The RNA shown here (Fluoride riboswitch aptamer (crcB RNA motif)) has 65 nucleotides and comes from a Planctomycetota bacterium. Rfam family: Fluoride riboswitch aptamer (crcB RNA motif). Rfam 15.1 lists 2,293 matches to the family in 1,982 species.
């Protein structure tokens, strides 16, 4: 210096926060949604605050006061 493995720690899972659970990555990483047109540039459309569950906040729809 390179590679492999183990441990600790850390990070990540398409829009915020918390708890629990699960998964992924080891810094050249995990991760950075989908559909259609289009050679590219670009244009149009759709779902969701979760990876999953629960709660809070924001947003949307409906009803009642």
């Nucleotide at each position: 210096c390179a590679u492999g493995u183990g441990c600790a720690u850390g990070g990540c899972g398409a829009u915020g926060g918390a708890g629990c659970u699960c998964g992924c990555c080891u810094u050249g990483a995990a991760c950075c949604g989908c559909c259609c047109c289009a050679c590219c540039c670009g244009g149009g459309g759709c779902u969701g605050a979760u990876a999953g569950c629960u709660c809070c906040u924001a947003c949307c729809c409906g009803u009642a006061a």